[in-house]
RNA sequence: AAGCUAUCGAGAGAUGCGGUGAGGGCACUGGCCUGAUGACCCGCACGGCAACCUUUGAAGUUCUUCUUGAAGGUGCCAAAGCCAGCCCCGAAAGGGAACGAUAGGAA
Numbered sequence: 001a002a003g004c005u006a007u008c009g010a011g012a013g014a015u016g017c018g019g020u021g022a023g024g025g026c027a028c029u030g031g032c033c034u035g036a037u038g039a040c041c042c043g044c045a046c047g048g049c050a051a052c053c054u055u056u057g058a059a060g061u062u063c064u065u066c067u068u069g070a071a072g073g074u075g076c077c078a079a080a081g082c083c084a085g086c087c088c089c090g091a092a093a094g095g096g097a098a099c100g101a102u103a104g105g106a107a
Base pairs, nucleotide, nucleotide: 004104005103006102007101008100013046015045016044017043018042019041023034024033025032028085029084030083031082047077048076049075051074052073053072054071055070056069057066058065059064060063081099086096087095088094
């Protein structure tokens, strides 16, 4: 790395400064949105969200609540994973799968 489990229509700065300079929104295709009023990416700073894991406190009672309770390890902070594409049923809606992202543990 592959593979396994869970979640992915909620939430929170598409902030400020510096660098770079043309695409970016996972890949391909079709859309749509966005980008020289500087996106994406890299670094720094402050702010925030709360999915998983570790340790731990209080209150109620066998599972909940508390300002994510607190601290820590990741992660995340435009639009549903931006929408669709493959299958089922269809007028549409809807459901499922595949791929992807994040976390965990294992090998």